[in-house]
RNA sequence: UGGGACAGCCAGACGGCCGCGCGCCACGCAAGUGGCUCGAGGAACGUCCGGGCUCCACAGGGCAGGGUGGUGGGUAACGCCCACUCGGGGUAACCCGCAGGCAAGUGCCACAGAGAACAGACCGCCCGCAUCCUUGUCCGUGGACGGGGGAGCGCGGGUAAGGGUGAAACGGUGGUGUAAGAGACCACCAGCUUCCCGGGUGACCGGGAAGGCUAGGUAAACCCCACCCGGAGCAAGGCCAGACAGGACACGUUUGAGGGCUGCCCGCCCGAGUGUCCGGGUAGGCCGCUGGAGGGUACCGGCAACGGUACUCGUAGAUGGAUGGCCGUCGCUCCACUUCCGGCAACGGAAGCGGGGAACAGAACCCGGCGUAUCGGCUGUCCCGUCCA
Numbered sequence: 001u002g003g004g005a006c007a008g009c010c011a012g013a014c015g016g017c018c019g020c021g022c023g024c025c026a027c028g029c030a031a032g033u034g035g036c037u038c039g040a041g042g043a044a045c046g047u048c049c050g051g052g053c054u055c056c057a058c059a060g061g062g063c064a065g066g067g068u069g070g071u072g073g074g075u076a077a078c079g080c081c082c083a084c085u086c087g088g089g090g091u092a093a094c095c096c097g098c099a100g101g102c103a104a105g106u107g108c109c110a111c112a113g114a115g116a117a118c119a120g121a122c123c124g125c126c127c128g129c130a131u132c133c134u135u136g137u138c139c140g141u142g143g144a145c146g147g148g149g150g151a152g153c154g155c156g157g158g159u160a161a162g163g164g165u166g167a168a169a170c171g172g173u174g175g176u177g178u179a180a181g182a183g184a185c186c187a188c189c190a191g192c193u194u195c196c197c198g199g200g201u202g203a204c205c206g207g208g209a210a211g212g213c214u215a216g217g218u219a220a221a222c223c224c225c226a227c228c229c230g231g232a233g234c235a236a237g238g239c240c241a242g243a244c245a246g247g248a249c250a251c252g253u254u255u256g257a258g259g260g261c262u263g264c265c266c267g268c269c270c271g272a273g274u275g276u277c278c279g280g281g282u283a284g285g286c287c288g289c290u291g292g293a294g295g296g297u298a299c300c301g302g303c304a305a306c307g308g309u310a311c312u313c314g315u316a317g318a319u320g321g322a323u324g325g326c327c328g329u330c331g332c333u334c335c336a337c338u339u340c341c342g343g344c345a346a347c348g349g350a351a352g353c354g355g356g357g358a359a360c361a362g363a364a365c366c367c368g369g370c371g372u373a374u375c376g377g378c379u380g381u382c383c384c385g386u387c388c389a
Base pairs, nucleotide, nucleotide: 001385002384003383004382005381006380007379008378009377010376012330013329014328015327016326017325018324020039021038023036024035025034026033027032041360045371046370048369049368050367051366052365053233054232055231056230060266061265062264063263065229066228067227068226069225070084071083072082073081074080085099086097087096088095089094100224101223105222106221107218108217109216122163123162124159125158126157127156128155129154131151132150133149134148135146136145137144138143139142171189172188173187174186175185176184190214192211193210194209195208196207197206198205199204237287238286239285240284246278247277248276249275250274251273258270259269260268261267294313295312296311297310298309299308300307301306332357333356334355335354337352338351339350340349341348342347
């Protein structure tokens, strides 16, 4: 100096004016007015996971259903995080993985191709028969027999070495063998199964022996295995105040209507009212509500995620839903111009002046994650290259 990897941080600052919400204070009979404090985020978002909290009877068994899926750890819990293993990518820093099982069963494998799963002869290779050509002998002038060779049309076989198709063609290389071939046989290699030894908490790693010659892919296909899961949600749920007008029909009161316990079944519980329709009333207030698995600093334990101890901080709570707008100065950034400096130039740097830009978004019971959006800017560590000394 160029390019890159990872981690973390900021999300304009100050001042003035106007405005909004909770709370407190003052004044006021009240409506309200005035003053003061505080008043969004890194994602408050999506609501995709997990929990707290609340209610359902502290909620039983089975089936169904849903979820997760290497190992070990962290955590209130998780589908999150950390570390490691294995596989893949990158020169590297580092990154990515929906990472159990297809030699349990079943299903599927488009197009192309002869053939797509205990496969398949399209071309090629090889053998046999028939045909034709050639050649020898005999009779004799077109026939019979025999040998060698060739051609490729036809027919019947063999062959998975070679070609071709495909994402994928039933281990790879070399040899033996054969008419040609083939794990048919052999050597080496790859991979698989079983067993043994060593290391590791474990996933797994290293080494060895035997076997059979080989096992295609797909489980984000059914399925199998292991583990986990009750439902509904702050419009949960509770309290207060206020309003009203009942009527019809059906079922039922121990021969149990109806309801609840998870969708179903079993089992259990509550139970004297319940359901449908017509008509009528209200749609207010308070609690829940924000101090919580909370933030920061230091030390200790741990590779880390995280945990422990001590000290310290106070930081929204609306309910048609507040948290905003304008102006000024400064800072950031982009563009154009002028001047100066460096340079042959392209261009670079400094100062000045003018104009523009500043995102994504926004609490609603509360937390932990994940995912997505985001104008720009800053810091640290590391990797690879180039030049100079």